[in-house]
Molecule: transfer RNA
Organism: Candidatus Argoarchaeum ethanivorans
RNA sequence: GCCUCGGUAGCAUAGUUGGCUAUUGCGCUCGCCUCGUAAGCGGGAGAUCGGUGGUUCAAAUCCACCCCGGGGCU
Numbered sequence: 001g002c003c004u005c006g007g008u009a010g011c012a013u014a015g016u017u018g019g020c021u022a023u024u025g026c027g028c029u030c031g032c033c034u035c036g037u038a039a040g041c042g043g044g045a046g047a048u049c050g051g052u053g054g055u056u057c058a059a060a061u062c063c064a065c066c067c068c069g070g071g072g073c074u
Stems, first nucleotide, its partner, number of pairs: 001073007010026003019057001028044005050066005
């Protein structure tokens, strides 16, 4: 330098035939239960989806460039 995969909440992930202000688990927090703790059960907060620009009525999703990480080739 080229090819390829990935970047979504504190962490790990789903969602890529464009369309309800985005899924689940752990964690956090509040409550129930308990003599108390843990476990269990129920509620809640938290991500405008790596950045910028473009296409579109509408973009996590499509396109271009750039940044970061994994793998491969030279």